[in-house]
RNA sequence: AGAGUUUGAUCCUGGCUCAGGACGAACGCUGGCGGCGCGCCUAAUGCAUGCAAGUCGAGCGACGCAUACCGGAGGAGUAAUCCGCUGGUAUGACGGAGCGGCGAACGGGUGAGUAUCACGUGAGGAACCUGCCCCGAAGACCGGGAUAGCCCGGGGAAACCCGGAUUAAUACCGGAUAAUCUCCGCAGAUCGCAUGGUCUGUGGAGGAAAAGCCUUUGUGCUUCGGGAUGGCCUCGCGCCCUAUCAGCUUGUUGGUGAGGUAACGGCUCACCAAGGCUUCGACGGGUAGCUGGUCUGAGAGUGACGAUCAGCCACACUGGGACUGAGACACGGCCCAGACUCCUACGGGGAGGCAAGCAAGCAGGGGAAUCUGGCCAAAUGGGCGCAAGCCCUGAGAACAGCGACGCCGCGGUGGGGGGAAUGAAAGGCUUUUCGGGUUGUAAACCCCUUUCAGGAGGGAAGAAAUUGACGGUACCUCCAAAAGAAGCACCGGCCAACUAACGUGCCAGCAGCCGCGGUAAUACGUAGGGGGCGAGCGUUGUCCGGAUUUAUUGGGCGUAAAGGGCUCGUAGGCGGCUUAACAAGUCGGCCGUGAAAACCCAGGGCUCAACCCUGGGACGCCGGUCGAUACUGUUAUGGCUAGGGUCCGGGAGAGGAGAAUGGAAUUCCCGGUGUAGCGGUGAAAUGCGCAGAUAUCGGGAGGAACACCAGUAGCGAAGGCGGUUCUCUGGGCCGGUACCGACGCUGAGGAGCGAAAGCGUGGGGAGCAAACAGGAUUAGAUGCCCUGGUAGUCCACGCCGUAAACGUUGGGUACUAGGUGUUGGAGGACUUGAACCUUUGGUGGCGCAGCUAACGCGAUAAGUUGACCGCCUGGGGAGUACGGUCGCAAGAUUAAAACUCAAAGGAAUUGACGGGGGCCCGCACAAGCGGUGGAGCAUGUGGUUUAAUUCGAUGCAACGCGAAGAACCUUACCUGCCCUCCUUGACAUCAUCAGAACUUGUUAGAGAUAACUCGGUGCCCUUUGGGAACUGGUUGACAGGUGCUGCAUGGCUGUCGUCAGCUCGUGUCGUGAGAUGUUGGGUUAAGUCCCGUAACGAGCGCAACCCUUGUCCUUAGUUGCCAGCACGUAAUGGUGGGGACUCUAGGGAGACUGCCGGUGACAAACCGGAGGAAGGUGGGGAUGACGUCAAGUCAUCAUGGCCCUUAUGGGCAGGGCUACACACGUGCUACAAUGGUCGGUACAGAGGGCUGCAAAACCGCGAGGUUGAGCGAAUCCCAGAAAACCGGUCGUAGUCCGGAUCGCAGUCUGCAACUCGACUGCGUGAAGUCGGAAUCGCUAGUAAUCGCGGAUCAGAAUGCCGCGGUGAAUACGUUCCCGGGCCUUGUACACACCGCCCGUCACACCAUGGGAGUGGGCUGUACCAGAAGCGGGGAAGCUAAACUGGCUACCCUCCACGGUGGAAUCAGCGACUGGGGUGAAGUCGUAACAAGGUAACC
Repeated sequence: AGAGUUUGAUCCUGGCUCAGGACGAACGCUGGCGGCGCGCCUAAUGCAUGCAAGUCGAGCGACGCAUACCGGAGGAGUAAUCCGCUGGUAUGACGGAGCGGCGAACGGGUGAGUAUCACGUGAGGAACCUGCCCCGAAGACCGGGAUAGCCCGGGGAAACCCGGAUUAAUACCGGAUAAUCUCCGCAGAUCGCAUGGUCUGUGGAGGAAAAGCCUUUGUGCUUCGGGAUGGCCUCGCGCCCUAUCAGCUUGUUGGUGAGGUAACGGCUCACCAAGGCUUCGACGGGUAGCUGGUCUGAGAGUGACGAUCAGCCACACUGGGACUGAGACACGGCCCAGACUCCUACGGGGAGGCAAGCAAGCAGGGGAAUCUGGCCAAAUGGGCGCAAGCCCUGAGAACAGCGACGCCGCGGUGGGGGGAAUGAAAGGCUUUUCGGGUUGUAAACCCCUUUCAGGAGGGAAGAAAUUGACGGUACCUCCAAAAGAAGCACCGGCCAACUAACGUGCCAGCAGCCGCGGUAAUACGUAGGGGGCGAGCGUUGUCCGGAUUUAUUGGGCGUAAAGGGCUCGUAGGCGGCUUAACAAGUCGGCCGUGAAAACCCAGGGCUCAACCCUGGGACGCCGGUCGAUACUGUUAUGGCUAGGGUCCGGGAGAGGAGAAUGGAAUUCCCGGUGUAGCGGUGAAAUGCGCAGAUAUCGGGAGGAACACCAGUAGCGAAGGCGGUUCUCUGGGCCGGUACCGACGCUGAGGAGCGAAAGCGUGGGGAGCAAACAGGAUUAGAUGCCCUGGUAGUCCACGCCGUAAACGUUGGGUACUAGGUGUUGGAGGACUUGAACCUUUGGUGGCGCAGCUAACGCGAUAAGUUGACCGCCUGGGGAGUACGGUCGCAAGAUUAAAACUCAAAGGAAUUGACGGGGGCCCGCACAAGCGGUGGAGCAUGUGGUUUAAUUCGAUGCAACGCGAAGAACCUUACCUGCCCUCCUUGACAUCAUCAGAACUUGUUAGAGAUAACUCGGUGCCCUUUGGGAACUGGUUGACAGGUGCUGCAUGGCUGUCGUCAGCUCGUGUCGUGAGAUGUUGGGUUAAGUCCCGUAACGAGCGCAACCCUUGUCCUUAGUUGCCAGCACGUAAUGGUGGGGACUCUAGGGAGACUGCCGGUGACAAACCGGAGGAAGGUGGGGAUGACGUCAAGUCAUCAUGGCCCUUAUGGGCAGGGCUACACACGUGCUACAAUGGUCGGUACAGAGGGCUGCAAAACCGCGAGGUUGAGCGAAUCCCAGAAAACCGGUCGUAGUCCGGAUCGCAGUCUGCAACUCGACUGCGUGAAGUCGGAAUCGCUAGUAAUCGCGGAUCAGAAUGCCGCGGUGAAUACGUUCCCGGGCCUUGUACACACCGCCCGUCACACCAUGGGAGUGGGCUGUACCAGAAGCGGGGAAGCUAAACUGGCUACCCUCCACGGUGGAAUCAGCGACUGGGGUGAAGUCGUAACAAGGUAACC
């Protein structure tokens, strides 16, 4: 310090999420030791048990006990003496109770309540109190009557109570004395901010005590003054959320008087006045103990928290109340009420207050969750006491126990060395490249050490003396052995760490966010390995941080969320130049305060650290005092004129209101002319019209709006304003610079204005026109279109108060380059203009700097500057609900939450797309020719069938496709081979054994195969073992698979498309994605070329180079050719020969827009022409850029993974792939006369041929057969080309067309033509008479038509691949259909329009609003009632002293709980109901995004 996540990518906005730190934590797994801390955050829930506050005999009396002394009577004994009883006195470190004193108001707990002078901080008390303690002054005299205890009696179950008798005090009471005390006065001095304080003098009144206790030195008592400590009261400032709480208040605010208090005070009461608080947030609601501090943060922090420790407050079962006291309204006190628990002898009565003292328990309850019924009084602190204290102390004060709850430390679970080289062996994991890799120097092995724990011994400080719970603890020494001591989460990115591992297969699961998982998962589970931390590690929760994501530091508002519709103006905020004073803000010095602890620094103590101690710093604030005076402020009814305003003079304007008036047009009415239509639309129809429309002419009525002028012209604050005239009226501008003298700017609330629609009342109503009606359109059409048509639109008055009320840009000030247009005004010079210069107010378009995420803005800022207001803080829910306010209503305004998502969004980029635009191509359309679709057949496919009909290909780009050829084979499919087809295999390699290999015959069988059998012993080397090849047997590694995955792949192929495109380097531009180049002007078949140009070049494509064809030349001349010469034949290049020609096949020439003319920009190029065999790429072919379609193929082949292994492998026989109601594609043959048929006569090219082509001859009607010359082929053969041409016939018919189908008879191939071949002859003679919607090919040697050949192949083409023969028609043109290219535009698309996406309905779930009501919480208010108690009265009662007495029943006021009525508020439930959200798939439509098919939106 940042990172992930919106997109195809980019920048920005913006939310969500993560990494850090922390914790009184909890949970999971794990767990060695010690130190120091910490340990019910929840139910302020209910409670058995024990303990937590006593002490003083030096205040008092009595009792008991013990001891001592002095007695008394009795008993036993001779006696001494003993035994028990009893009285007194004394002593007691004895006991329990009582009177009395002090303490119990501290210490300990908790956080309910409390938004408050409760707390914090700083002041004040001249308005106060203070026991014990300290200092000082003075005093303590004389008396008195009670009472508890004890005893007696009584009541009661008990708790306890009542009566009588008796007794003491440091208990209580009376009197005296006393002031420097208190009160009431007087006089004086002095001080203070005021009330007033202090001091001195003086008069009057009033009030004390324990002559105690103890004997040491004392210790208590009373009054007064002072101090210290503690408290009380008052005030300034600070202190959470909510305005969907805006008004609150009657003791309320103040006064007078009184009461009350320690004391001021409405604290209380009577009377008087009517005040007091509040937008600087009163009142109300919610939440909460406050602080020092803690956590976090760079810091700031209206960040969060307030455990432990410390200060303050509040509370003690709930509520109320007082008493005592120095102090309480009292945790372990009292009274009352309530709830609850317990006891009881049931009549009533009584007792109690512990998770808010300690501990524990009820395995209480709640909860995710929080400990031992421990020890001690040694030390520290507290109470009492003169003291001692051998008194008390659950204060956690000192300790121990439990808990990894936290922090800190330790040990480590060792260290070293070799082990190290074939990186051992074995093991784990992984691996078909079986070699290895990794765990891993890790281990074993050798040497060494002993911290902690363990065992043994010694043994503290803590205490100056007595006193040690901790504790035989800390610490020290010794001993033994590597011995007893490691886990947890993680490894897709963020984020450090991975696998060709296994399992799983959108399942199980993971997940903080993004996201993983649908058969090869680094993301699930496991394993191996690794990175991290370590006695811990993770998870969960919460807080701060990151988040500049509430922005003071430190954000924004044109389009992302965000400028109020506009103006005026209140409070408030801010404010021009200058002088003086003051010193509030501001700045400085000093003083006080800022508790301790904490924090920081320094030092010190525990071995270190955590922890602890000492000192210093700091504690931003507040208060006091002395200064400074620049700025702000205040004052001087100071001064000034630049802001602002007034005045005078000009001048523009749809500025506003009212009144009047004008013409054109529409409609209606009347009349004329006139006749059959008009009107309307994409096309129609509804409608109007023969009762006379439309059209046209004349007249009239009525309402509304004002053409041209008219203009990014004008005016207005905005909304808005448009014929003309008049009246009234607002504002702005220019010039003058006369006057005022800061009078200003903004503006929360507030007030006014405010389009359209809408509402109310009354008018008006021509045209237009929601609703509505009809006609069309349509699948539907509650729409778009048409014909009608009512509110409304208009006027007056009154409401409404909203708009995409937009420049999506608040108003105001100042400053900051320039051009240019227009509008209003003023000035200037001249050449007097439709002109120029200067200046000022508006309004536009460019543009520099600057700003901006970009687009863009740019003196009319979105630049720079300071002041003011409004508004924003992820999307949805929602501008919705509830509540309030306004409104007649419609509705407006203010304005949430639950829930849900990880995005929503802005600008720009590249694509793709558009029923957007421009330009341009293509047999794309058009123009033509011929087909398909109808028939029969062939062939392929779908479907169906089947034991099987093997598999693949499926829009174009599957369907005469893989298949260039299924009778067996092929063959992958099916059935069968039974007990018994084979199982290392048909094929490959290795090991081992045997044998050469091989081969004849027979039998069985469908065959594979099996059994038997005949022949055969070879070859090479040799070390004589053996080896090579082959066969067989055995065993296991393995073979094998046309089994799956083309969505794991290679290779190959199709397609867009032979379309003209696709890119790169450097440079430049842009924050960037990207752009530029490649766009533009021309041109081309072409990104072809030229020109221009922040681009300059280059690559893959185009073109050319290659093949073929067309012309010529040349070379060569056999098997080809034959002009001339010669020979020969019935005839034939047959022969000699020739090298002319054709041809063959080598080499060359030729064509390049080269030439001419025109057009063009002087270019590229195009048009025309010449020449030429060929002319603008001459024709054809080969050649297929970057890429797209997860296109096709695992069945050509190869290949990862998975699967089968006596079978999904291998062999064999038969069957199937050839099925057949049907549907489709591609073809063949036809329907005929441009023809059929018969006869005759011509002319090709390119191929193939030895397992071959086969001549001639003969046989057969023929297919063919017999035979076999020739030819491995420019020589021979296939081989008759056919259409054509000539002639005959048929005469428009289901035919002399057509040939399907069927019958018979044959031929050929082949082991074999049944399923299932082709062909021949004879016979048979189906459909079909030119084909619906629709659809295909073709632009020239093309279509059409005619035949020929080849591959495959034993045989089997109407298919395929080639070849030549004959040989057309048409193209005006680019509007439209399809496909494509370039530029541009829009976009909410990017899986890219086969896209995206909206709403209703149906279903499920979730939260929420309304809701007849219903039960409850809380709080006011009115009334009833009224315990205890304070206060008041108290004539009745009681009473020892004293007396103006004291106490009490009873009465009154106040008042808690409680009750009743009505109200407000909060949450809950609620039949039914409203919308909202989410959901894989559903229904209906198609609203939006492109001109989204009616532009969209408010």